[in-house]
Context: one part of a larger RNA
RNA sequence: UUUGGUCUAAAGCGUCCGUAGCAGGUUCUGUAAAUCUUUUGUGAAAUGUCUAGGCUUAACUUAGACGAUUGCAGGAGACACUGCAGAACUCGAGACCGGGAGGAGUUAGAGGUAUGCAUGAGGGACCGGUAAAAUGGGAUAAUCUCAUGCAGACCACCGAUGGCGAAGGCAUCUAACCAGAACGGAUCUGACUGUGAGGGACGAAAGCCAGGGGAGCGAACCGGAUUAGAUACCCGAGUAGUCCUGGCCGUAAACGCUGUGAGCAAGGUGUUGCUCAUUCUACGUGAAUGUGCAGUGUCGAAAUGAAGAUAUUAAGCUCACCACCUGGGAAGUAUGGUCGCAAGGCUGAAACUU
Numbered sequence: 001u002u003u004g005g006u007c008u009a010a011a012g013c014g015u016c017c018g019u020a021g022c023a024g025g026u027u028c029u030g031u032a033a034a035u036c037u038u039u040u041g042u043g044a045a046a047u048g049u050c051u052a053g054g055c056u057u058a059a060c061u062u063a064g065a066c067g068a069u070u071g072c073a074g075g076a077g078a079c080a081c082u083g084c085a086g087a088a089c090u091c092g093a094g095a096c097c098g099g100g101a102g103g104a105g106u107u108a109g110a111g112g113u114a115u116g117c118a119u120g121a122g123g124g125a126c127c128g129g130u131a132a133a134a135u136g137g138g139a140u141a142a143u144c145u146c147a148u149g150c151a152g153a154c155c156a157c158c159g160a161u162g163g164c165g166a167a168g169g170c171a172u173c174u175a176a177c178c179a180g181a182a183c184g185g186a187u188c189u190g191a192c193u194g195u196g197a198g199g200g201a202c203g204a205a206a207g208c209c210a211g212g213g214g215a216g217c218g219a220a221c222c223g224g225a226u227u228a229g230a231u232a233c234c235c236g237a238g239u240a241g242u243c244c245u246g247g248c249c250g251u252a253a254a255c256g257c258u259g260u261g262a263g264c265a266a267g268g269u270g271u272u273g274c275u276c277a278u279u280c281u282a283c284g285u286g287a288a289u290g291u292g293c294a295g296u297g298u299c300g301a302a303a304u305g306a307a308g309a310u311a312u313u314a315a316g317c318u319c320a321c322c323a324c325c326u327g328g329g330a331a332g333u334a335u336g337g338u339c340g341c342a343a344g345g346c347u348g349a350a351a352c353u354u
Base pairs, nucleotide, nucleotide: 004325005324006323007308008307012322014202015201016200017199021195022194023193025089026088027087028086029085030084031083033082035078036077037076038075039074040073041072042071048066049065050064051063052062053061054060092192093189094188095187096185097184098183105177106176107175108174109173110172111155112154115151116150117149118148119147120146121145122144126137127136163170164169207248208247209246210245211244212243216242217241222236223235224234259321260320261319262318263317264316267299268298269297270296271295272294273293274292276290277289278288279287280286303310304309327354328353329352336347337346338345339344
């Protein structure tokens, strides 16, 4: 002096909490572990350099001196940074107070349209379905119309690159309980913080176990078509399942294919929440315009990037910590371990091949 990457090429754990560890704001004092300076001892020989000698020379070898051995131990000193100890601070973090926002969560109650079924009444031949048909339903009266009742599931419009949540996810209304975030105040604590190997908790759908429930939909299965065939697409039926309670499973294109936290660094324009100011006002939890903060979109400068693009919600410039990657295939396979009732999950190769 230099010192790779992880949006799309291999690569960010599905998400959060948190143990050890690692890293850590401002000021002062002490200490001197670390660091630095100096010094003493030691750091075998061979090897290296120089000088001299011995084999005819050289290689080789002998002797002496020097160097190196980047180290270890002891002594003395320095104190800016780091550590440790003490004292203090408020900007980080947290607490408190105030009025607002929200499909955040749990439990209970209430409601709505549609669908299906049952019963009664009307009616009397087709209905249904398709590109066209057929299977199918119908004189034991269907389809259709009206009324009443029952059942289960779902929650139109509002509805929105709108909201909330760590993620998965969350949407009729009401109540109770409960959690978090933003804004404003600057009352309190005084670094209490960040990340997080192991570990723990949560975690769509499908699937599994036990008990309920079962309207519609509907893997499998059975028919009808289509077709060369049709283990499909289309049609008629239809079991598990979908729903509820309790327990398991622990995976997804669990995606922003982008780990978390902090600081710095042009703007423009929407939108959501809160504060403040001005104007309007029907005086209301109102409206408009602007301001600050927080979220969420879009365009875009610098910068970055292989480019697409990203661009104060970074993939820019820096720091801290964790996870992961190292050609394709074999392979997320085998084996071992571990978890699971099982299905399987997690961990995870090699030979060989190219």